[in-house]
Notes
A computed fold for a 72-nucleotide RNA from Vicugna pacos, annotated as transfer RNA. The prediction has a mean pLDDT of 82.

RNA sequence: GCAGGUGUAGCUCAGUGGCAGAGCACGUGCUUAGUAAGCACGAGGCCCUGGGUUCAACUCCCAGUAUCUCCA
Repeated sequence: GCAGGUGUAGCUCAGUGGCAGAGCACGUGCUUAGUAAGCACGAGGCCCUGGGUUCAACUCCCAGUAUCUCCA
């Protein structure tokens, strides 16, 4: 330099145009002599950035950027 993949909660990841979710982690309560485990509840997101399409975009299109893989 060429081609392709990935970017969503603190972490690991779902989400194929119509209110953004799960597990773990975190906080509170119940339970316990006290922890752990278990149960209930809760907090935590400008969905990488900028444009475009659309009544409506995490989702489709374009460019950029970070990272991974392949080729040279």
It matches the Rfam family "tRNA". The family's RNA type in Rfam is transfer RNA.